[in-house]
RNA sequence: GGGCCUGUAGCGCAGUUGGUAGCGCGUCUCAAUGGCAUUGAGAAGGUCAAGGGUUCGACUCCCUUCAGGUCCA
Repeated sequence: GGGCCUGUAGCGCAGUUGGUAGCGCGUCUCAAUGGCAUUGAGAAGGUCAAGGGUUCGACUCCCUUCAGGUCCA
């Protein structure tokens, strides 16, 4: 330098027709217990890497850029 893959909540990851963004763990609150552990109920937490385009509507399609991984030279 070129090809490919990845980027979504604090962490690990789903999201298959383009139509209200989710799961597990973690965090917080409440209840059960004398207390801890544990269990149950609930809550908070998101610029879907960034910018632009297409569309009535984009995490999803197209272009560019950035970051990481991998292969070739």

The RNA shown here (transfer RNA) has 73 nucleotides and comes from an Anaerolineae bacterium. Its mean pLDDT, the model's own confidence on a scale to 100, is 82. The source organism's lineage runs through Bacteria, Bacillati, Chloroflexota and Anaerolineae. It matches the Rfam family "tRNA". By type it is a transfer RNA.